Predicted 3D model of a 75-nucleotide RNA (Fluoride riboswitch aptamer (crcB RNA motif)) from a bacterium.
The sequence was found by an Rfam model in a public genome assembly.
The coordinates come from a structure-prediction model, not an experiment, and the mean pLDDT is 77.
Its Rfam family is "Fluoride riboswitch aptamer (crcB RNA motif)". Rfam 15.1 lists 2,293 matches to the family in 1,982 species.
[in-house]
RNA sequence: UAGUCAAAAGGCGAUGGGGCUCGCCUUAAACCGCUGCUCUGCUUAUGCAGAGUAGCUGAUGGCUCCUGCCAAACC
Numbered sequence: 001u002a003g004u005c006a007a008a009a010g011g012c013g014a015u016g017g018g019g020c021u022c023g024c025c026u027u028a029a030a031c032c033g034c035u036g037c038u039c040u041g042c043u044u045a046u047g048c049a050g051a052g053u054a055g056c057u058g059a060u061g062g063c064u065c066c067u068g069c070c071a072a073a074c075c
Base pairs, nucleotide, nucleotide: 009026010025011024012023013022016066017065018064019063020062021061033056034055035054036053037052038051039050040049041048042047
């Protein structure tokens, strides 16, 4: 100096916060949902990728509590 492993710590897991827990990433990475249609590129073709547009579900990675939003019923 480089590589690998372990521990600790930090960060992330499509909309907020707390607790517990799981996974992933670590000096840049983990991460950045789904469907239809249109256009472009690639491909012998089926298709694939990107962009645009329209629409759909959910405050969880999972459990739970709080907050916010929506719907229904009762007072």